RNAcentral holds the sequence, with entries from MGnify. Lysine riboswitch aptamer from uncultured Ruminococcus sp., 154 nucleotides, folded computationally. The source organism's lineage runs through Bacteria, Bacillota, Clostridia, Eubacteriales and Ruminococcus.
RNA sequence: UAGAGGCGCGGGCUUCAUCAGUAAGCGGGCUGUGACACGGGAAUGUCGCCGCCGAAAGGGGAUCCCGCCGAAGUGUAUGCCGUAUCCCGAGGGGCAUAUGCUGGGAUAACGCGGAACACGCGUUAUACUGUCGUUAUCUUAUAACGGAGUGCUA
Numbered sequence: 001u002a003g004a005g006g007c008g009c010g011g012g013c014u015u016c017a018u019c020a021g022u023a024a025g026c027g028g029g030c031u032g033u034g035a036c037a038c039g040g041g042a043a044u045g046u047c048g049c050c051g052c053c054g055a056a057a058g059g060g061g062a063u064c065c066c067g068c069c070g071a072a073g074u075g076u077a078u079g080c081c082g083u084a085u086c087c088c089g090a091g092g093g094g095c096a097u098a099u100g101c102u103g104g105g106a107u108a109a110c111g112c113g114g115a116a117c118a119c120g121c122g123u124u125a126u127a128c129u130g131u132c133g134u135u136a137u138c139u140u141a142u143a144a145c146g147g148a149g150u151g152c153u154a
Stems, first nucleotide, its partner, number of pairs: 001154003006069001008068005014062003025052004034047004038089005072102010083091001103129002106126008131147007
């Protein structure tokens, strides 16, 4: 420098379901200085009932396209952006830097996020798989054990 692992990784357009017959809106009612909004304060709005109407975001599946094989994900620290009407805070979201962990996908348990039993992330366990090392066998490829991608092959 170029490659390999395979339900391989990430992104984007489109589309589908879910979110949800929910929120908001309209009409009719109604217990009020009562209750509600992530916490506090201010202000504003709403209500437990019936009817009509009826979303969206985030997250997810699929086709296709693009970039790739620390692909990517994630912990910690620091800084910045923004988060329901305003201020402060919490939680969660995005970006950048530094540093650490994880070879890869799957299943299960626990925990966190999430509307969710979807999905994502973390830890542990189980077998599978790729790669290298050691030993055995000599079927030339198989078996056992072990290591990690800062690896392996050319």
Its Rfam family is "Lysine riboswitch aptamer". Rfam's curators write: Riboswitches are metabolite binding domains within certain messenger RNAs that serve as precision sensors for their corresponding targets. Its family is annotated with lysine biosynthetic process in the Gene Ontology.